[in-house]
RNA sequence: CCAGAGGGACGGAUGGCCGCUCUUUUCUUAAAGAGGAGGGAGGAAAGUCCGGGCUUCACGGAAAGACGGCGCCGGGUAACACCCGGGAGGGGCGUUAUGGUCUCGACGGAAAGUGCCACAGAAAACAGACUACCUCUUCUUCGGAAGGGGAAAAGGUGAAAAGGUGCGGUAAGAGCGCACCGCGCGACUGGCAACAGGAGCGGCACGGCAAACCCCGCCGGAAGCAAGACCAAAUAGGGACCGCACAGCGGCUUCGGCUGCUAGGAUGUUUUCCGGAUCCGCGGUCCGGGUAGGUUGCUAGAGGCAAGGGGCGACCCUUGUCCCAGAUGAAUGGCCAUCGCCGGGCGCGGAGUGAUCUUCGCCCGGUACAGAACCCGGCUUACAGCCCCUCUGGACAC
Numbered sequence: 001c002c003a004g005a006g007g008g009a010c011g012g013a014u015g016g017c018c019g020c021u022c023u024u025u026u027c028u029u030a031a032a033g034a035g036g037a038g039g040g041a042g043g044a045a046a047g048u049c050c051g052g053g054c055u056u057c058a059c060g061g062a063a064a065g066a067c068g069g070c071g072c073c074g075g076g077u078a079a080c081a082c083c084c085g086g087g088a089g090g091g092g093c094g095u096u097a098u099g100g101u102c103u104c105g106a107c108g109g110a111a112a113g114u115g116c117c118a119c120a121g122a123a124a125a126c127a128g129a130c131u132a133c134c135u136c137u138u139c140u141u142c143g144g145a146a147g148g149g150g151a152a153a154a155g156g157u158g159a160a161a162a163g164g165u166g167c168g169g170u171a172a173g174a175g176c177g178c179a180c181c182g183c184g185c186g187a188c189u190g191g192c193a194a195c196a197g198g199a200g201c202g203g204c205a206c207g208g209c210a211a212a213c214c215c216c217g218c219c220g221g222a223a224g225c226a227a228g229a230c231c232a233a234a235u236a237g238g239g240a241c242c243g244c245a246c247a248g249c250g251g252c253u254u255c256g257g258c259u260g261c262u263a264g265g266a267u268g269u270u271u272u273c274c275g276g277a278u279c280c281g282c283g284g285u286c287c288g289g290g291u292a293g294g295u296u297g298c299u300a301g302a303g304g305c306a307a308g309g310g311g312c313g314a315c316c317c318u319u320g321u322c323c324c325a326g327a328u329g330a331a332u333g334g335c336c337a338u339c340g341c342c343g344g345g346c347g348c349g350g351a352g353u354g355a356u357c358u359u360c361g362c363c364c365g366g367u368a369c370a371g372a373a374c375c376c377g378g379c380u381u382a383c384a385g386c387c388c389c390u391c392u393g394g395a396c397a398c
Base pairs, nucleotide, nucleotide: 001394002393003392004391005390006389007388008387010385012339013338014337015336016335017334018333020040021039022038023037024036025035026034027033028032042369046380047379049378050377051376052375053374054224055223056222057221067220068219069218070217071216072086073085074084075083076082087107089104090103091102092101093100108215109214113213114212115209116208117207130155131154133150134149135148136147137146138145139144163181164180165179166178167177168176182204183202184201185200188197189196190195228296229295230294231293238287239286240285241284242283243282244281247262248261249260250259251258252257264280265279266278267277303322304321305320306319307318308317309316310315340367341366342365343364344363345362346361347360349358350357351356
C1' cells in the first nucleotide's frame, strides 16, 4: 500500500410540477368541496422462529397426573430458547513447556433402570482365543497335523478392543510386583456459585450413546386485532297490534283452533281457452335478531433524545425535554432538473525510493435489500455503496 474476515455506525440531497393519506383551521348552505398549516416506513417494516403486553373463551381455589419446552454458574430483564460476566470442555494460533490469545455450542444425570452400538472383526460389555505364543497328549511322510489346557504381551478389524511406557517376573504371559504418567475417592483451602487447587488413600473399578426410552429440576390453559365492543340499511324470514276478507259438505276439539274433499284465488304466458305444477289470506304500523356497511379497539409507549450518577458489562436510577405514520384494497408516490456517492475508460498533472494512491476535466454505467397493518423485547435471513475498530493474507522499497 492492496485485498479479505469479524464487529459497530450510516444507508442519498435540493428545487419545480402533478398526486395520496391523517390531524387541525378558515370559507362556501348542513352531506360534501375548496384553501392554508403540520405529520407521513425500516435497519431489517421481512421470516412469523422464541418471549411478553392486550383481548375473548373456559374458570371458586389449590395440588397432582398427562403432554410439550428448557437445562454449567452468577447476573440483567416484564419475560425469554435473548443479552452480559464467569467456569469446564472441543478446535485454531503461539510457547521447549506452563502461562497466554482467538473461537465454537441443547454444557443436568450413563454409579436408578431398560435399550442400542451399523460395517469390518474371533470377540462390542457378567468380555473375547482367528493368526501367532507356551505347555500336555496322540499321530507323523520328521516339514508338521489334530485335540485338551494356559495366556490379552504381538498381528489384524474397527468410531471404539477393557489404562500407557519401562524394568522385574514367568513355561509363555498378565497391575502379577515396582517406578513414572494417567485414572478414581478425597480431608482441607479459595470462590456467592459453576469450579479450581489438593495432604492422603486406592492396582484400576466406572467403554460410548439421554438430539433413544427414562430420571431429576424449572416453566407452560387455549385462541388471536379476521381478538373484542358498539351502531345498524335494503331484501327475505320471525313476533305483536289494527282494518278488511274468511264459500260449501264432512271429521276432531281443551271451543282458541286443526284438518279432508270440492269450489275459488294468486304465481307463471303477448292475450284467451283447456290441461298440469306450486302456494293459500291481504294491507298497514311497530318491535327484536343477524348480514352488508360504519364507528371503536388504534397508537403516549417496558417510548425517543440529552445531561448527571451507579455497574467490568448486559443494564439500572435521577432530572430535563420532545410527540414522532395510523392506511383498510390498503396512503407515505411519479416525472423532470441540478448535485452527491461508487465503478470503468481517456487526457493534462501531482505525491512517494517503491508497491501504489490521487486533484481536475470529459464519456459510459450503477445507486441496493426491501415496504408498517394491535403494540413491544429478541433471534434469524436479505442488502449497491460508504465510514470506524480489530485480525488475517499478499505486494513493495528501505
The RNA shown here (Bacterial RNase P class A) has 398 nucleotides and comes from an Alphaproteobacteria bacterium. It matches the Rfam family "Bacterial RNase P class A". Rfam links the family to the GO terms tRNA processing, ribonuclease P activity and dimeric ribonuclease P complex. The family's RNA type in Rfam is ribozyme. The organism belongs to Alphaproteobacteria, within Bacteria. Its mean pLDDT, the model's own confidence on a scale to 100, is 76.